[in-house]
Molecule: transfer RNA
Organism: Candidatus Bathyarchaeota archaeon
C1' cells in the first nucleotide's frame, strides 16, 4: 500500500427503511429493612463523521476515522 470485519446510554449489548431504538449492568428516586446488601417499582441516558439514494436513513450505497484481523 492493499483486503475483510466492526463502530449503538457509563459498560457489554439486540435491532437493520416508518412503531416510544431492545436488554443486561451500572447511576438517580421511592418502597423494603433497625441500617446495608439483596429484592420491588419508577427515572434519566445512545445509533463514529461526512455526503448520496429515497417521500422517509441508525438501518442501504460512496468516502473518511477508530479498532481488530489478514496479504505482501
Nucleotide at each position: 500500500u492493499c483486503c475483510c470485519a466492526u463502530a449503538u446510554a457509563g459498560u457489554g449489548u439486540a435491532g437493520g427503511g416508518g412503531u416510544u431504538a431492545u436488554c443486561a449492568u451500572a447511576c438517580c428516586g421511592c418502597c423494603c429493612u433497625c441500617u446495608c446488601a439483596c429484592g420491588g417499582c419508577g427515572g434519566a441516558g445512545a445509533c463514529c463523521c461526512c455526503g448520496g439514494u429515497u417521500c422517509g436513513a441508525u438501518u442501504c450505497c460512496g468516502g473518511g476515522u477508530a479498532u481488530g484481523g489478514g496479504a505482501g